RNA sequence: GGGCUGGUGGCAUAACGGCAACGCGCCCGCUUGGCUUGCGGGAGACUCCGGGUUCAAAUCCCGGCCAGUCCA
Repeated sequence: GGGCUGGUGGCAUAACGGCAACGCGCCCGCUUGGCUUGCGGGAGACUCCGGGUUCAAAUCCCGGCCAGUCCA
């Protein structure tokens, strides 16, 4: 330098163009003599950045940045 894959809550992952979901973690409550476990509830991501297409974009297209991998 080129090809491919990826970038989404604190972390790890979903979401084949239509309200962004689950687990762990976090907070509150119930349960306990207390902790753990269990149960119930809650907060938290405008989806890496900038454009484009579309009635509508995390998703499709273009450019950029970053990471991984392969080639040189």
This is a predicted structure of a 72-nucleotide RNA (transfer RNA) from a Candidatus Woesearchaeota archaeon. Its Rfam family is "tRNA". By type it is a transfer RNA. The RNAcentral record of the sequence draws on ENA. The coordinates come from a structure-prediction model, not an experiment, and the mean pLDDT is 83.